[in-house]
RNA sequence: AUGAUCUUUCGGGGCAGGGUGAAAAUCCCGACCGGCGGUGAUGAGUCUUGCACUCUAAGUCCGUGACCCGCUUCUUGCGGUGGAUUCAGUGAGAUUCUGAAGCCGACAGUAUAGUCUGGAUGGGAGAAGGAUCUG
Numbered sequence: 001a002u003g004a005u006c007u008u009u010c011g012g013g014g015c016a017g018g019g020u021g022a023a024a025a026u027c028c029c030g031a032c033c034g035g036c037g038g039u040g041a042u043g044a045g046u047c048u049u050g051c052a053c054u055c056u057a058a059g060u061c062c063g064u065g066a067c068c069c070g071c072u073u074c075u076u077g078c079g080g081u082g083g084a085u086u087c088a089g090u091g092a093g094a095u096u097c098u099g100a101a102g103c104c105g106a107c108a109g110u111a112u113a114g115u116c117u118g119g120a121u122g123g124g125a126g127a128a129g130g131a132u133c134u135g
């Protein structure tokens, strides 16, 4: 180095302004946001100048977490469910680049909620570090 066990820390953002109304951050106009891992023709850096290495790049491509359902067990594990993209350009090659126009977002509460409040000082994909063992 590799693998195993244990352990610590970290681990989600967002309705401005206006309309209607008795009442709406829930409706309407409009505004705003994008978890984690992978992929990757982006961008940056380094030198040994090589299709080199390092970092970086997708809400809607692949996988995955929260929520919900079933079983198990009695707080874990297994299974299920689960939202959304096209067009044009460049090119050998792009659902990832550039441009344009779209679309999507658990449950409970409440005037119908991706954005408020709540379960949640919870859980969590995972990220970084430490210890012991293996070799």
Base pairs, nucleotide, nucleotide: 003133004132005131006130007129008128009127010126017029018028019027031115032114033105034104035064036063037062038061043055044054045053046052047050059103060102068080069079070078071077085101086100087099088098089097107118108117109116
Description
Model confidence (mean pLDDT): 81 of 100. A computed fold for a 135-nucleotide RNA from Halalkalibacillus halophilus DSM 18494, annotated as FMN riboswitch aptamer (RFN element). It matches the Rfam family "FMN riboswitch aptamer (RFN element)". About the family: The RFN element is a highly conserved domain that is found frequently in the 5'-untranslated regions of prokaryotic mRNAs that encode for flavin mononucleotide (FMN) biosynthesis and transport proteins. This element is a metabolite-dependent riboswitch that directly binds FMN in the absence of proteins. It was read from a public genome assembly, where an Rfam model found it. Taxonomically the source falls in Halalkalibacillus halophilus (Bacteria, Bacillati, Bacilli, Halalkalibacillus). The model forms 100% of the base pairs in the Rfam consensus.